[in-house]
Molecule: c-di-GMP-I riboswitch aptamer
Organism: Thermosinus thermophiluss DSM 23256
Parts: sequence; structure tokens; C1' cells
RNA sequence: GCAAAAUUUGGGCAAACCCGGUGAAAGCCGGGGACGCAAAGCCAUGGGUCUAAGGACAUUAGGUGUCUAUGAUCGCCAGGUUGCCAAU
Repeated sequence: GCAAAAUUUGGGCAAACCCGGUGAAAGCCGGGGACGCAAAGCCAUGGGUCUAAGGACAUUAGGUGUCUAUGAUCGCCAGGUUGCCAAU
């Protein structure tokens, strides 16, 4: 000097909940707030889950019910991809 592992320090992210915004909703964004997280960085590719505006079907009108993702979730799992300071 390089590599690996463990521990520690610094730094990072931010669930629930509250406020504001946005959206048909699920959810998302900003602020506060921390349950947790070593990829809780990124990508909806496969599966799962949530929602059902629009559409389809059923129903006697209003309306209601069922199905449906092109909506959402990477803090559900898998896969892909990128990657971090210092000390012992």
C1' cells in the first nucleotide's frame, strides 16, 4: 500500500402520527416527527399487496354490485444495477 471480516465513531435515510398541498382512490410531495434500516440508493422485470377513475358485465331510473391497471407500493419478496468517511 492492497484485500477480507468484526467492532466503534462521524455522516445518511425516515414508519406511525400531526399540518399543508396534490390525486377519483390507493398513494405521492413539502414541513414537523422517529418505528426502524447497511443499500430503507436506483429500476415496476417476475410474483405479492393496495386502489378502481375509465372500461366491461349485472340490475328497474337515480343508484348499486362484480370484474378489470393503463394507477400505486423497491420500508412485501425475488431479480437487475450503482455505491460511502475515519479509527481499531